[in-house]
Context: one part of a larger RNA
RNA sequence: GACGAACGCUGGCGGCGUGCUUAACACAUGCAAGUCGAGCGGGGUCCAACCACUCGCAAGAGUGGGGAAGACCUAGCGGCGAACGGGUGAGUAACACGUGAGGAACCUGCCCCAAAGACCGGGAUAACCCUCCGAAAGGAGAGCUAAUACCGGAUACCCCCAACGGAUCGCAUGAUCCGUCGAGGAAAUGGAUUCCGCUUUGGGAGGGCCUCGCGGCCUAUCAGCUUGUUGGUGAGGUAACGGCUCACCAAGGCAUCGACGGGUAGCUGGUCUGAGAGGACGAUCAGCCACACUGGGACUGAGACACGGCCCAGACUCCUACGGGAGGCAGCAGUGGGGAAUCUUGCGCAAUGGGCGAAAGCCUGACGCAGCAACGCCGCGUGGGGGAUGAAGGCUUUCGGGUUGUAAACCCCUUUCAGCAGGGACGAUUAUGACGGUACCUGCAGAAGAAGGACCGGCCAACUACGUGCCAGCAGCCGCGGUAAUACGUAGGGUCCAAGCGUUGUCC
Numbered sequence: 001g002a003c004g005a006a007c008g009c010u011g012g013c014g015g016c017g018u019g020c021u022u023a024a025c026a027c028a029u030g031c032a033a034g035u036c037g038a039g040c041g042g043g044g045u046c047c048a049a050c051c052a053c054u055c056g057c058a059a060g061a062g063u064g065g066g067g068a069a070g071a072c073c074u075a076g077c078g079g080c081g082a083a084c085g086g087g088u089g090a091g092u093a094a095c096a097c098g099u100g101a102g103g104a105a106c107c108u109g110c111c112c113c114a115a116a117g118a119c120c121g122g123g124a125u126a127a128c129c130c131u132c133c134g135a136a137a138g139g140a141g142a143g144c145u146a147a148u149a150c151c152g153g154a155u156a157c158c159c160c161c162a163a164c165g166g167a168u169c170g171c172a173u174g175a176u177c178c179g180u181c182g183a184g185g186a187a188a189u190g191g192a193u194u195c196c197g198c199u200u201u202g203g204g205a206g207g208g209c210c211u212c213g214c215g216g217c218c219u220a221u222c223a224g225c226u227u228g229u230u231g232g233u234g235a236g237g238u239a240a241c242g243g244c245u246c247a248c249c250a251a252g253g254c255a256u257c258g259a260c261g262g263g264u265a266g267c268u269g270g271u272c273u274g275a276g277a278g279g280a281c282g283a284u285c286a287g288c289c290a291c292a293c294u295g296g297g298a299c300u301g302a303g304a305c306a307c308g309g310c311c312c313a314g315a316c317u318c319c320u321a322c323g324g325g326a327g328g329c330a331g332c333a334g335u336g337g338g339g340a341a342u343c344u345u346g347c348g349c350a351a352u353g354g355g356c357g358a359a360a361g362c363c364u365g366a367c368g369c370a371g372c373a374a375c376g377c378c379g380c381g382u383g384g385g386g387g388a389u390g391a392a393g394g395c396u397u398u399c400g401g402g403u404u405g406u407a408a409a410c411c412c413c414u415u416u417c418a419g420c421a422g423g424g425a426c427g428a429u430u431a432u433g434a435c436g437g438u439a440c441c442u443g444c445a446g447a448a449g450a451a452g453g454a455c456c457g458g459c460c461a462a463c464u465a466c467g468u469g470c471c472a473g474c475a476g477c478c479g480c481g482g483u484a485a486u487a488c489g490u491a492g493g494g495u496c497c498a499a500g501c502g503u504u505g506u507c508c
Base pairs, nucleotide, nucleotide: 001507002506003505005504006503007502008501009500012380013379014378015377016376017375018373019372020338025336026335027334029333030332031331034080035079036078039077040076042074043073044072045071046070050065051064052063053062054061055060087291088290089289097215098214099213100212101211102210103209106208107207108206111204112203113202114201115200116199117198119153120152121151122150128143130141131140132139133138158185159184161182163180164179165178166177167176168175169174190196191195217263218262219261224254225253226252229251230250231249232248233247234246235245236244266288267287268286269285270281271280272279273278293314294313295312296311297310316327317326318325319324344370346369347368348367352366353364354363355362356361383413384412385411386410393404394403395402396401417449419444420443421442422441423440427435452497453496454495455494456493457478458477459476463492464491465490466489467488473480474479
């Protein structure tokens, strides 16, 4: 000097930030991922005609039934999203990260560009209805029905595969292009009437995957390590290369330039310090990685081996009719616990952004705000000018005085901030403002509501008195205290900072 700090004393206001560093301990409750009826059938509500009844001479009115077209709502099927966003740092010394290359070994939903196309058919199934089982969670059977759900056939500019021929090129395996022939491969002409979708192929953008060079901890009181180990052939597997996996063959591969083992640790942009070199750290913000009760596994999907999905095992908690079930806050709040220590079970989708939708819109604890905390940084205030008989009081004294001290009183003035009252935004473009009657502006009253903490032996700025008497105590080091202590305690005075001041801890 710095801090995500804590503790002690003290505490007026505002702006901007920051706030479980410990138990990746356990969690009550609420919310945090839905949306589309312009994909589909059904159901519900409203409703015209019509029918019946009542009243009426009639026109008509009321009640009940009835439900076309239509409007609205929606459990289910279907689509997209749920792999983003948000949290945490356990694990990881690794191509995890950073940086620079390579992929002639790869994938890519939505989006953009370009080309071509969508022909003919089919069978189901949820919802619904019926029956049944179960305490529940849920489940079984029978029947009906739709689609942008599913399936078969056709077509193929194109794509893939095989064979043959040719051209060009490369750092090797090889790559690209052209031609012929053969085998294979699509679709929803669906929904609305601005348009949006479907299929195939090529390109792009953005994203991902793989490989490699280099770089960044400690330990030799760890010196040898390794059998899928190292390489080859073949096969499987993958989007793709590869011992990734398997069979067979060979006996290799790594290591004092530190293998292997042990310890510690998410990495980086950066942060702190320092003249720099360097050292230490990796909160907030941003990029990447890893994880989601613990361990394992796959499914779906363009994408996961998936925080608020599934299955199995385990520990724990809860419900139970004892047969069986349910759960996972390292999301936002909040609770218990641990701890020196870290916040509200708030408001809003108004803005920005995201998902879905043609749109209206819906959802969004992302986010925007507000609340709490001097936790930090910054700013402001607690008044200004005058005022000597140097008042009183305090302290001290050589008893003359000195000092507190222009300090106070007193006179004049001002009103920042806080307070009260009136007006009142920007942020929003047509509409829409949580913040918020906030910021800000104006007016009013009155010095009025607003100062403490540490230190005063030397280092180190600031001294006397009394008390105590190696006691009580102080202390960062040196050291003070045993009867005149500037070092303990108190008082007066002073010094330094100031809404803070000190102490402790850690780093430079």